[in-house]
RNA sequence: AGAGUUAGCUAGACAACCACUGUUCUGUUAUUUGUUACUAUCAGUGAUUGGAUAAUAGAGGGGAGGAAAGUCCGGGCUCCAUAGGGCAGGGUGCCAGAUAACGUCUGGGGAGCAAAAGCUUACGACUAGUGCAACAGAGAGUAAACCGCCGAUGGCUAUUAAGCACAGGUAAGGGUGAAAGGGUGCGGUAAGAGCGCACCGCGCAACUGGCAUCAGUUUGCGGCAUUGUAAACUCCACCCGGAGCAAGGCCAAACAGGGAUCACAGAUGCGGCCCGUAUCGAACCCGGGUAGGCUGCUUGAGACAGUACGCAAGUGCGGUCCUAGAUGAAUGGUUGUCUACGACAGAACCCGGCUUAUCGGCUGAUUCAAAAC
Numbered sequence: 001a002g003a004g005u006u007a008g009c010u011a012g013a014c015a016a017c018c019a020c021u022g023u024u025c026u027g028u029u030a031u032u033u034g035u036u037a038c039u040a041u042c043a044g045u046g047a048u049u050g051g052a053u054a055a056u057a058g059a060g061g062g063g064a065g066g067a068a069a070g071u072c073c074g075g076g077c078u079c080c081a082u083a084g085g086g087c088a089g090g091g092u093g094c095c096a097g098a099u100a101a102c103g104u105c106u107g108g109g110g111a112g113c114a115a116a117a118g119c120u121u122a123c124g125a126c127u128a129g130u131g132c133a134a135c136a137g138a139g140a141g142u143a144a145a146c147c148g149c150c151g152a153u154g155g156c157u158a159u160u161a162a163g164c165a166c167a168g169g170u171a172a173g174g175g176u177g178a179a180a181g182g183g184u185g186c187g188g189u190a191a192g193a194g195c196g197c198a199c200c201g202c203g204c205a206a207c208u209g210g211c212a213u214c215a216g217u218u219u220g221c222g223g224c225a226u227u228g229u230a231a232a233c234u235c236c237a238c239c240c241g242g243a244g245c246a247a248g249g250c251c252a253a254a255c256a257g258g259g260a261u262c263a264c265a266g267a268u269g270c271g272g273c274c275c276g277u278a279u280c281g282a283a284c285c286c287g288g289g290u291a292g293g294c295u296g297c298u299u300g301a302g303a304c305a306g307u308a309c310g311c312a313a314g315u316g317c318g319g320u321c322c323u324a325g326a327u328g329a330a331u332g333g334u335u336g337u338c339u340a341c342g343a344c345a346g347a348a349c350c351c352g353g354c355u356u357a358u359c360g361g362c363u364g365a366u367u368c369a370a371a372a373c
Base pairs, nucleotide, nucleotide: 002368003367004366005365006364007363008362009361010360012338013337014336015335016334017333018332020063021062023060024059025058026057027056028055029054030053031052032051033050034048035047036046037045038044039043065344069355070354072353073352074351075350076349077244078243079242080241084275085274086273087272089240090239091238092237093236094108095107096106097105098104109123110121111120112119113118124235125234129233130232131229132228133227146174147173148170149169150168155164156163157162182200183199184198185197186196187195201224202222203221204220205219206218207216208215209214248295249294250293251292257286258285259284261282262281266280267279268278269277302321303320304319306317307316308315309314
């Protein structure tokens, strides 16, 4: 120089004019209500900078995201509900922490990838049991002899030797395969084989370090071997009510009926079933009527910076700030300058994550194999 790795910020900017929408203040008009006066009587007419609502005018200040998407997880909140136990079912799966919680995050361990910085991880158990492993190959589980190697005595040929074949032995060499009865070497043997030995591997125990998972140029014993697969069924450990803002609450409007059934030894309620518990009615068919408004609705497990603790995720303390609440659904248009010439893309109860899409700009830390200069 170049090529990487990882973490964070931002998501066109400025100015003017017009337009949309929420909120606060002020003014005007209208309605309604309170107080008070009069008339005369259960009401009417005036006054009133008292209140409320609606419309309108002006002023101040505010108005979509890093993913608002997916609806994949976890909650807050509301209801079932006075409120449980069990079974079935579902979820997670190394260790230690964080968090309201999680299947999330942080740090560490194991395995794998990369030259490295780093990255991935659906990471408990195959001696509880069952299942599956095509083709090739002799043989794929307590599974083998295809080519080979040896072959005494006895047999045949020959006779100095030696050769052939059988009984038998063998799994070191070769082949098939993703995988073939631990690996390398030495000894031994008829030829071989953990048959024996050394080292490695494997299993068990102790010791050392560490909270632990786990690790070890640690020590000792044992020839030890018994495949793989659980993102196969399964076993083990821990965890789990349901439905959802179209939840729920308040006000307004409207409500002709007809038919048939079960009922305390019963029915209904809580995702399925059982037990228990609460209540006393449950619920089908035909047909008619009404459905508008308010609330929930935005001050939050909130944001920002500082400080203390912690490797970190985070936690505590005090300080500053208020940052959309629409309801057929609000932020758009024009002009000028700059510029990175602008992608993916629009809240609908709220929050913490994960996943997916994506044009550019800026910043911090960090790695360097091979080749070239």